[in-house]
RNA sequence: CAGGUCGGUCGGGCGGUCGCGGUCUCGUCUCCAGACGAGGCUGAGGAAAGUCCGCACUCCACAGGGCACGGCGCCGGGGAAACCCGGGGCGGAGUAAUCUGCCGGAUCGGGCCACAGAAACAAACCGCCGAAGGCCCUCGUGGCCAGGCAAGGGUGAAAAGGUGGUGUAAGAGACCACCGGCGUCCGCAGUAAUGCGGGCGGCCAGGCAACCCCCGCCGGGAGCAAGGCCAAGCAGAGACGAUGGGACGGCCCGUCCCGCCAAGUCUCGGGUAGGCCGCCUAGAUAGAUGACCGCCCAGGGGACAUACGUCCCCGGACAGAAUGCGGCUUACAGACCGGCCUGGGAG
Numbered sequence: 001c002a003g004g005u006c007g008g009u010c011g012g013g014c015g016g017u018c019g020c021g022g023u024c025u026c027g028u029c030u031c032c033a034g035a036c037g038a039g040g041c042u043g044a045g046g047a048a049a050g051u052c053c054g055c056a057c058u059c060c061a062c063a064g065g066g067c068a069c070g071g072c073g074c075c076g077g078g079g080a081a082a083c084c085c086g087g088g089g090c091g092g093a094g095u096a097a098u099c100u101g102c103c104g105g106a107u108c109g110g111g112c113c114a115c116a117g118a119a120a121c122a123a124a125c126c127g128c129c130g131a132a133g134g135c136c137c138u139c140g141u142g143g144c145c146a147g148g149c150a151a152g153g154g155u156g157a158a159a160a161g162g163u164g165g166u167g168u169a170a171g172a173g174a175c176c177a178c179c180g181g182c183g184u185c186c187g188c189a190g191u192a193a194u195g196c197g198g199g200c201g202g203c204c205a206g207g208c209a210a211c212c213c214c215c216g217c218c219g220g221g222a223g224c225a226a227g228g229c230c231a232a233g234c235a236g237a238g239a240c241g242a243u244g245g246g247a248c249g250g251c252c253c254g255u256c257c258c259g260c261c262a263a264g265u266c267u268c269g270g271g272u273a274g275g276c277c278g279c280c281u282a283g284a285u286a287g288a289u290g291a292c293c294g295c296c297c298a299g300g301g302g303a304c305a306u307a308c309g310u311c312c313c314c315g316g317a318c319a320g321a322a323u324g325c326g327g328c329u330u331a332c333a334g335a336c337c338g339g340c341c342u343g344g345g346a347g
Base pairs, nucleotide, nucleotide: 001343002342003341004340005339006338007337008336009335010334012296013295014294015293016292017291018290020043021042022041023040024039025038026037027036028035029034045318049329050328052327053326054325055324056323057223058222059221060220064253065252066251067250069219070218071217072216073215074088075087077085078084089103090101091100092099093098104214105213109212110211111208112207113206125153126152127149128148129147133145134144135143136142137140161179162178163177164176165175166174180204181203182201183200184199185198186197187196188195189194227277228276229275230274236268237267238266239265240264244258245257246256247255297316299314300313301312302311303310304309
């Protein structure tokens, strides 16, 4: 210098004019509630978003247990918790920095594996053999059959570890050597996951658990339109209802409450659409936070100009709080800063 990779910060500034929400003070009007005017202070984001995860808070009687259902799933640490963060291990990608993985179990069992292929799991389509057994003849190194074989071919993402040998009728981890994997035992390192080394065992019969399933751990439901208070207003009718209804809302058991001629459920009809709290150093019963002008700062384009430069034009994205908080994910014009890696050049 070029390319790459990771992280962080900002995401227009100043001034003027007009306007909007909240609040305080003063003034005017009003019995009050409040209305209007003036002034002061204050008024969105890194994601306020999606509402995906967790929690606070509120209500469901502070009685639970089991099943079902759902979620999570390598190992430590942090954290209130989490489909969270960070570190490590293992697998994958990359020369590397670095990135990435819903990462427990595939000999309990079931299910599935597109197309192709005989077959997708213990396989005979082509092929090899046909020794021992049977039949036939032209009796041979013959033919046919029973049968044996996973070595070779072909299909495929995947076809039963690989190479070499022994062996055999032909073959085969059948057996042997080496290599690879798996399991187990021991040693060492590490908190651990795990890694390294050694011994032993032919154990080597595929994949999917983001399909059921098994193992371990966790989980009540609904949500601020929660919920509480005040005010205003209204009209009831019908059906079901004792192996009744409700409370933790899928089921069962248990407990409690109501009810045994009503509690309650459903349907139709009627009324309300206000205020306060919850609710915030923005804080609303529908959602204020904006617009214009001038100068400047980034950025882009054009003209003149040998360079420095001068002038003109354009021009700042994604987006918009509604109880609060912690995360994740998604959107985003552009600018700035830093770490590291690879390649090249110069000293």